[in-house]
RNA sequence: ACUCCAUUAGCUCAGUCGGUAGAGCAUGGGUCUUAUGUGCCUAGGGUCGUGGGUUCGAGUCCCACAUGGAGUA
Numbered sequence: 001a002c003u004c005c006a007u008u009a010g011c012u013c014a015g016u017c018g019g020u021a022g023a024g025c026a027u028g029g030g031u032c033u034u035a036u037g038u039g040c041c042u043a044g045g046g047u048c049g050u051g052g053g054u055u056c057g058a059g060u061c062c063c064a065c066a067u068g069g070a071g072u073a
Base pairs, nucleotide, nucleotide: 001072002071003070004069005068006067007066010025011024012023013022019056027043028042029041030040031039049065050064051063052062053061
């Protein structure tokens, strides 16, 4: 220098053919317990890496950039 992969909640990750974004863990509250922990119920938490484009509508398609990783020279 070029090619490819990844980027979504505090963490690890889903998200189908483009149609109002989810799970587990963690955190707060409740319940249970002599108490802690476990279990059960419930709540909060997201500009979907950044900026544009296409579209009635984009996490998803297109372009550029950023960060991390792999490969080729």
Annotation
A computed fold for a 73-nucleotide RNA from Panagrolaimus sp. JU765, annotated as transfer RNA. Its mean pLDDT, the model's own confidence on a scale to 100, is 81. The organism belongs to Panagrolaimus, within Eukaryota. It matches the Rfam family "tRNA". From the family's description: Transfer RNA (tRNA) molecules are approximately 80 nucleotides in length. Its family is annotated with triplet codon-amino acid adaptor activity in the Gene Ontology. RNAcentral holds the sequence, with entries from Rfam.